[in-house]
Overview:
This is a predicted structure of a 350-nucleotide part of an RNA (small-subunit ribosomal RNA, central domain) from Ginkgo biloba. The full RNA is in RNAcentral, with records from SILVA. Its Rfam family is "Bacterial small subunit ribosomal RNA". The prediction has a mean pLDDT of 86.
Context: one part of a larger RNA
C1' cells in the first nucleotide's frame, strides 16, 4: 500500500448545514466509456522457458520454436456500469386535514422563601460545631406581629416522560416564529445520500465595557483542628454568579458507539398519533405506524456484554489511530486585546 481495526484495549470530529469530490432506487431504449473477445503490430539482444546440437557427462555454448501482461490500430458482443431518449412510481420533496411537546426569541404579571428598611410587643440571650471559639445582642439582638423595598430562584405536578441537530430547554398567561409524528393519496417524478475545505450555532469557567448585586461564594482575613494545618470545620467576605452588548470556541462536549438504506426470533412497559370495537359520552380493549424503555433467541464479541434504537448480515461517504514516554510540548502559522485555542513534530529514551 493491502489485509485487518476504531463503546471499555491507539483510533468516531462535541452537534448540524452544506460546496468540490465519492456513492446511488424500478421499467424500457440508443450508444458503445469502462468491461468482455478476436485479429495485426509493437515492446532490441542477453535473461525465462519446450524440443535439440556440441563440450566424455554437467555446468556452459549454440539451432529453432513460445510465454504473462502493456500500448497503439481494426473487427465484434451488450448482461453489469457509464451515456442518450422516454415515461412510471415504492425513495425524497410540496400542498392538505387535525395533532402532541420545559423546542427557540419577546411582552407582561403572580405566590412562597431570603434578606434588609420603618413602626410595635418582649426583655437575655441567639447562632454555630464532633467539642469550641472567633463573629452579633441591654446603644434591646434572636422571636412575634404589621408595613415597604431589593435581587435571585420557580414547591407539589415529576415519570424508567417530552422537546431540540447538540450544548440545552419547566411558576402562568399573551401574541409570534422553526421543526416533527400521524391519517387521507393531491402533486413534483429519482429531485437521493455522505461531505475535505467553508459555514451557522456552541455549557461552565475566565475577558472587556455598562448596569445590578438577595442568597451563594474562588481570593483574603479571623477562630478551631493539628506535631505542623498555607486544607478539611466554623464566622465575615471581594470577584464571581443575574442583564444588555461583544469577543473566546473549550468539556468524562458520554451512549466513551459517525451518518444513511436495507433485511433479520419473540413477549412486555410508558409516550405522540390513525383506524376499528365498544359506550348517553370518554376510558379501557384489539391493529397499524413513529420515537423511546427494560429483558431476552439466533448472530457476534477477548470477555463484561450487545442484540429489529446492534457492538447482527450487507452496502456506501466521511473522520481517526499505528509500542510508551518525550508531548498534544518545541518551533513556525492561523484568529484572538490577553487568558489560552487549532494545526503539530524530532532529537533522545525505554
Nucleotide at each position: 500500500u493491502u489485509g485487518g481495526g476504531c463503546c471499555u484495549a491507539a483510533a468516531g470530529u462535541a452537534c448540524c448545514u452544506a460546496u468540490a469530490g465519492g456513492u446511488g432506487g424500478a421499467u424500457u431504449c440508443u450508444u458503445a466509456u469502462g468491461u468482455c473477445u478476436g485479429u495485426u503490430a509493437u515492446u532490441a539482444a542477453a535473461u525465462u522457458u519446450g524440443a535439440g546440437u556440441g563440450c566424455u557427462c554437467a555446468a556452459c555454448c549454440u539451432u529453432u520454436g513460445a510465454a504473462a501482461a502493456g500500448u497503439a490500430g481494426u473487427g465484434g458482443a451488450a448482461a453489469c456500469u457509464a451515456c442518450c431518449a422516454a415515461g412510471a412510481u415504492g425513495g425524497a420533496g410540496u400542498a392538505u386535514a387535525g395533532u402532541a411537546g420545559g423546542a427557540g426569541a419577546a411582552a407582561a404579571a403572580a405566590g412562597a422563601c431570603u434578606u434588609u428598611u420603618u413602626a410595635g410587643u418582649a426583655g437575655a440571650a441567639a447562632a454555630g460545631u464532633g467539642a469550641a471559639a472567633u463573629g452579633u445582642g441591654u446603644g434591646g439582638a434572636g422571636a412575634u406581629c404589621a408595613u415597604a423595598a431589593a435581587g435571585a430562584a420557580c414547591a407539589c405536578u415529576a415519570a424508567u416522560g417530552g422537546u431540540g441537530a447538540a450544548a440545552u430547554c419547566a411558576c402562568u398567561c399573551u401574541a409570534u416564529u422553526g421543526g416533527g409524528a400521524u391519517g387521507a393519496c393531491a402533486u413534483u417524478g429519482a429531485c437521493a445520500c455522505u461531505a475535505a475545505g467553508a459555514g451557522a450555532a456552541a455549557a461552565a469557567a475566565g475577558g472587556u465595557a455598562g448596569g445590578g448585586g438577595c442568597g451563594u461564594g474562588g481570593a483574603u482575613a479571623g477562630u478551631a483542628u493539628u506535631a505542623g494545618a498555607u486544607a478539611c470545620c466554623a464566622u465575615a467576605g471581594u470577584a464571581u454568579u443575574c442583564c444588555u452588548a461583544u469577543a473566546u470556541a473549550u468539556a468524562a462536549a458520554u451512549g466513551a458507539u459517525g451518518g444513511a438504506u436495507a433485511c433479520c426470533a419473540a413477549a412486555u412497559g410508558a409516550u405522540g398519533u390513525a383506524u376499528g370495537u365498544a359506550u348517553c359520552a370518554a376510558c379501557c380493549c384489539a391493529u397499524g405506524u413513529a420515537g423511546u424503555g427494560g429483558u431476552g433467541u439466533a448472530u457476534c464479541u477477548a470477555a463484561u456484554g450487545c442484540a429489529u434504537u446492534a457492538a447482527g448480515u450487507a452496502u456506501u461517504c466521511c473522520a481517526c489511530a499505528u509500542g510508551g514516554g518525550u508531548a498534544g510540548u518545541a518551533u513556525g502559522u492561523u484568529a484572538g486585546a490577553a487568558a489560552g485555542a487549532a494545526u503539530u513534530a524530532a532529537a533522545c529514551u525505554u